About this RNA
This is a predicted structure of a 104-nucleotide RNA (THF (Tetrahydrofolate) riboswitch aptamer). Model confidence (mean pLDDT): 79 of 100.
RNA sequence: GUCAGAGUAGAAAACAUGCGUUAAGUGCCGUUGGAUGGGAGGUUGCCAACGGACGAAGGUUGCGGGCUUGCCAGUAGCUGCGAUAUGUUUUCGCAUCCGCUGCC
Numbered sequence: 001g002u003c004a005g006a007g008u009a010g011a012a013a014a015c016a017u018g019c020g021u022u023a024a025g026u027g028c029c030g031u032u033g034g035a036u037g038g039g040a041g042g043u044u045g046c047c048a049a050c051g052g053a054c055g056a057a058g059g060u061u062g063c064g065g066g067c068u069u070g071c072c073a074g075u076a077g078c079u080g081c082g083a084u085a086u087g088u089u090u091u092c093g094c095a096u097c098c099g100c101u102g103c104c
Stems, first nucleotide, its partner, number of pairs: 001104001003102003010092009019082003028052007038098003058079006065072003
């Protein structure tokens, strides 16, 4: 010097365990700030705070209790629902310059 390759933030799927279903969370918009391959540099991707608009689903069985006797609230199980949280596994994953690994 040539060629090839690895690694970030994070994303998706499956599984597990939770949370909510008395509506938090998620998603959307705006502002500000932050992090983001080993280094430089950086955002259309990511995170946080604040503000704004919107907004979802419960059902069933058991147990004992109350009373107006077919209703009420409580509690446990099962099963749903939520652009739900975390963990594990798999797959994917930074343009550019330098660096790293392998080959010549």